Background: This is a predicted structure of a 190-nucleotide RNA (Lysine riboswitch aptamer). It was read from a public genome assembly, where an Rfam model found it. Rfam family: Lysine riboswitch aptamer. Rfam's curators write: Riboswitches are metabolite binding domains within certain messenger RNAs that serve as precision sensors for their corresponding targets. Allosteric rearrangement of mRNA structure is mediated by ligand binding, and this results in modulation of gene expression.
RNA sequence: AAGCGUGAUAGAGGCUGCGGUCAACAUAAGUAAUCCCGCAAACCGUCAGGAAGCGGGGGAUGAAAGGGGAGACCGCCGAAGGGGCAGAUGAUUUCCUGAUGAUCUGCUGCCUGGGACGACGGACAAGAUCCGCCGGACUGUCGCAGAACCGGAUCAACCGGCCGGUUUGCUGCGGAGAGCUGUCAUGACC
Numbered sequence: 001a002a003g004c005g006u007g008a009u010a011g012a013g014g015c016u017g018c019g020g021u022c023a024a025c026a027u028a029a030g031u032a033a034u035c036c037c038g039c040a041a042a043c044c045g046u047c048a049g050g051a052a053g054c055g056g057g058g059g060a061u062g063a064a065a066g067g068g069g070a071g072a073c074c075g076c077c078g079a080a081g082g083g084g085c086a087g088a089u090g091a092u093u094u095c096c097u098g099a100u101g102a103u104c105u106g107c108u109g110c111c112u113g114g115g116a117c118g119a120c121g122g123a124c125a126a127g128a129u130c131c132g133c134c135g136g137a138c139u140g141u142c143g144c145a146g147a148a149c150c151g152g153a154u155c156a157a158c159c160g161g162c163c164g165g166u167u168u169g170c171u172g173c174g175g176a177g178a179g180c181u182g183u184c185a186u187g188a189c190c
Stems, first nucleotide, its partner, number of pairs: 004187008014077001017076006025068001033061005043056004047098006080112003083108007091100002113139002117135002120132004141175006147167006
C1' cells in the first nucleotide's frame, strides 16, 4: 500500500422512484334532504342483541362529506409502506352491552432493494384507488464462476497459465437497503 472492523459525510436506482400539499374534473347521485300527493295492519330495512325512533309508494327541486384525481409545487432516496403493542379522535339513527372498520400520535430494524403486470384476499358505494400475499419476467446494486477486450510481470520470442482493470453494450447463479458506491477519520493486524 492493499485488505478487515467502526464511525461520519456525500451520492446512485426510476417502462409513474417515494411521501406530502394544492387542485380542474369524474364518481358519490338523480342518492340524502326539502316540498306536494298517498299511506290500515303485517312484514322488511336501519352493524349484532334489547328498547325507542325513522324509513318503505308516486311526483317536483336537488346537494355535500368521505374515497379518487390529470397537472403543478414542496420535501426526499428506509425514500417510504405494512405488521405488532399502547393511546386519542370520530363513524355505523339514539341509549345500554358488544363488535367492526376509519383517521392520527408514540414505540418496535418484526417484514419489504424498486416499479409495472397477472391471480387471490382485504379496505364504512365501487370494476376507481389503496394495502397484503403469491407468481413469472424486467430493473438498480454487490458477490461468485465464465466470456470478450485492455494493461502488467514472467519469457530470447510467441501461446497458455498468473496478476490488475473494463464490459456505459456479455452469459449463468446467488445475496439483501442492517445493502451498495465515493471521500474522510479512527482501530486492530501486517